[in-house]
Molecule: transfer RNA
Organism: Minisyncoccota bacterium
């Protein structure tokens, strides 16, 4: 330098182009207990950046950034 794969919540992952982006664990609040824990209820938080296509983009396209791999 060229090619391929990946990037979604603090972490690990879901989501035929269409409902309020979903769940687990973690966090916070409450119940629970003498206290703590287990357990139960509730709650906040996420699409790497910028453009484009579309009535509508996590999803499709371009480029950039980051990670991994292959070739030279």
């Nucleotide at each position: 330098g060229c090619c391929c794969c990946c990037g979604u919540a603090g972490u690990u992952a879901a989501a035929c182009g269409g409902a309020u982006a979903u769940a687990a664990c973690a966090g916070c609040c409450c119940c629970g207990u003498c206290c703590u824990a287990a357990g139960g209820g509730g709650u906040a938080g996420u699409u790497g950046a910028u453009g484009g296509u579309u009535c509508a983009a996590u999803u499709c396209c371009a480029c950039c950034c980051g990670g991994g791999g292959g070739c030279a």